Small-subunit ribosomal RNA, 5' domain from an uncultured Veillonellaceae bacterium, 516 nucleotides, folded computationally.
Context: one part of a larger RNA
RNA sequence: ACGAACGCUGGCGGCGUGCUUAACACAUGCAAGUCGAACGGAAAUUAUUUCGGUAAUUUUAGUGGCGAACGGGUGAGUAACGCGUAGACAACCUACCUUUUAGAUGGGGACAACAUCGCGAAAGCGGUGCUAAUACCGAAUGUUGAUAAUAAUGCAUGUUCGUUAUUUAAAGAUGUAUAUAUCGCUAAAAGAUGGGUCUGCGUCUGAUUAGCUAGUUGGUGAGAUAACAGCCCACCAAGGCAACGAUCAGUAGCCGGUCUGAGAGGAUGAACGGCCACAUUGGGACUGAGACACGGCCCAAACUCCUACGGGAGGCAGCAGUGGGGAAUCUUCCGCAAUGGACGAAAGUCUGACGGAGCAACGCCGCGUGAGUGAAGAAGGUUUUAGGAUCGUAAAGCUCUGUUGUUUAGGACGAAUGUGCCUUAUGAAUAUGAGGUAAUGACGGUACUAAACGAGAAAGCCACGGCUAACUACGUGCCAGCGGCCGCGGUAAUACGUAGGUGGCAAGCGUUGUCC
Numbered sequence: 001a002c003g004a005a006c007g008c009u010g011g012c013g014g015c016g017u018g019c020u021u022a023a024c025a026c027a028u029g030c031a032a033g034u035c036g037a038a039c040g041g042a043a044a045u046u047a048u049u050u051c052g053g054u055a056a057u058u059u060u061a062g063u064g065g066c067g068a069a070c071g072g073g074u075g076a077g078u079a080a081c082g083c084g085u086a087g088a089c090a091a092c093c094u095a096c097c098u099u100u101u102a103g104a105u106g107g108g109g110a111c112a113a114c115a116u117c118g119c120g121a122a123a124g125c126g127g128u129g130c131u132a133a134u135a136c137c138g139a140a141u142g143u144u145g146a147u148a149a150u151a152a153u154g155c156a157u158g159u160u161c162g163u164u165a166u167u168u169a170a171a172g173a174u175g176u177a178u179a180u181a182u183c184g185c186u187a188a189a190a191g192a193u194g195g196g197u198c199u200g201c202g203u204c205u206g207a208u209u210a211g212c213u214a215g216u217u218g219g220u221g222a223g224a225u226a227a228c229a230g231c232c233c234a235c236c237a238a239g240g241c242a243a244c245g246a247u248c249a250g251u252a253g254c255c256g257g258u259c260u261g262a263g264a265g266g267a268u269g270a271a272c273g274g275c276c277a278c279a280u281u282g283g284g285a286c287u288g289a290g291a292c293a294c295g296g297c298c299c300a301a302a303c304u305c306c307u308a309c310g311g312g313a314g315g316c317a318g319c320a321g322u323g324g325g326g327a328a329u330c331u332u333c334c335g336c337a338a339u340g341g342a343c344g345a346a347a348g349u350c351u352g353a354c355g356g357a358g359c360a361a362c363g364c365c366g367c368g369u370g371a372g373u374g375a376a377g378a379a380g381g382u383u384u385u386a387g388g389a390u391c392g393u394a395a396a397g398c399u400c401u402g403u404u405g406u407u408u409a410g411g412a413c414g415a416a417u418g419u420g421c422c423u424u425a426u427g428a429a430u431a432u433g434a435g436g437u438a439a440u441g442a443c444g445g446u447a448c449u450a451a452a453c454g455a456g457a458a459a460g461c462c463a464c465g466g467c468u469a470a471c472u473a474c475g476u477g478c479c480a481g482c483g484g485c486c487g488c489g490g491u492a493a494u495a496c497g498u499a500g501g502u503g504g505c506a507a508g509c510g511u512u513g514u515c516c
Stems, first nucleotide, its partner, number of pairs: 001514002004512005011367006017360002019325001024323003028320003033066003038063002041060008073278003082203008092195002097191007105139001107137002114129006148163001151160003172183003176179001204250003211241003216238006223231001253275004257268004280301005303314004331357001333356003339353001340351004370400004380391004404457001405453006414443001419438007460505005465486003471500005481488002
């Protein structure tokens, strides 16, 4: 010093921290949705009705879009370009966002939902028929990209410019009300952001591990990738690494930091922040701007559950919680009010991120358990040389205070630059700007404030032979016991046990463990 544990004890508050062991198995609930201003339906309510319908509002199973690759968890693996640091990419990608340029013409065919039929215990699946779109597919226009040659340029693989040939786009919605606004759509250029790749240096232990390596090292060609490269393949050559420690084995996520120390160092990597890896175990790809994807898919394995035995379902190292393991680590809580995120034009919806509350002296910090006065030095305890000494101004008594406590009353900041409505300026406009007004708080009737009551309800733990601050009496008699080291105890023990006294720290004190 600690993410500690154990023993005894325990008044309050603030801020933090809380499975270090079994990356063991998990009951239950929640943790990723959203958009009707993309689309066709369906249902409910209301209005109207010529009783056929029509319109408005609300809801949403499906198609479609965006998100689900973030956020959250864990540290198993990894000794590695994984991380740190310094560079490089003339070898790369980047949805949403910002800026700029140009455009959005004209068509087509389906599939869900729905209806109907069938199979199945279920999970679910299949056939037939109908239909919409910002879903899907052609045509037109069209920058751009790629290849070859020339010129300029660069140290160079190359880069830039011009020319020729080939290929590639689009979608609408809402409002005003009639040519515009907003949100979208397509192509291209640039930026920003996020990533990918490569390189120098650094990064634990063992030589009782000395040789290792055939895609291995290099070349040529083809392929693959966003991109370089044995990344993959064919052929050719025989290389490449290693005592400056290869290979093998063991251990381990790395760092900013943290602890310690005068420093140099040593140890460490909980919480918070950055990077990496993983999501029951192993493998694989699909979709997509982005994954080889914790709460997606497929296959295999182990385990658990359902079954009508034909077949199916599952994955807490998300938040709580359970069992187990362990010396040991919390509530199956409240709220989206704030901050942030996803979607949406917005209102808003979702958010176990987050904001809070609960439990635990686990840690740090602060406060309290009273203050003044009070000598008959009371009683009582202990001790005694029997006079006394000591606990000791300590107590009692008297005078006060009210932190904390109890009760009563009031009562926040966090909330506005966000949101609704109104007015006003500009205006075609419900867009935009300004002003006014209203509502919005989980925490919480909490913090805080005031009043009343009342010394009342709040001190322990360890030690006292030396190291080391603090001593006597009795009991025991090498016994019982103590002990970190030296050691103590065999009849006068300051070392064992008890009592009185004393010393130290104090809501803690000791012990154990680990590090310096």
The RNAcentral record of the full RNA draws on ENA, Greengenes and SILVA.